[in-house]
RNA sequence: AUUGAUAAAGGCAAACCUGCCGCGAGGCGGGGACGCAAAGCUAAGGACCUUCAUCUUAAGGCAGCCUGGCCGCCAAAA
Numbered sequence: 001a002u003u004g005a006u007a008a009a010g011g012c013a014a015a016c017c018u019g020c021c022g023c024g025a026g027g028c029g030g031g032g033a034c035g036c037a038a039a040g041c042u043a044a045g046g047a048c049c050u051u052c053a054u055c056u057u058a059a060g061g062c063a064g065c066c067u068g069g070c071c072g073c074c075a076a077a078a
Base pairs, nucleotide, nucleotide: 003075004074011036012035016031017030018029019028020027021026034064040070041069042068044067045066046065048061049060050059051058
């Protein structure tokens, strides 16, 4: 470096409930754990989703769908 244990330390948190924000997709906080070795960060490409206005070379959402970019904890076996 690759890799990823029935390891250890520590971490995140789906559905659902709830308060607030948003037209909405959805976001943030609290509860809660289905899962996760990048389920850390990033909307650059694709997918998907939304839209009062707009009807389309538009404006948004999603990183827990895939790819790319950046950074990182632990450590057996091979």
The RNA shown here (c-di-GMP-I-GGC riboswitch aptamer) has 78 nucleotides and comes from a Syntrophomonadaceae bacterium. Lineage of the source: Bacteria > Bacillati > Bacillota > Clostridia > Syntrophomonadaceae. It was read from a public genome assembly, where an Rfam model found it. Of the family's consensus pairs, 100% are formed in the model.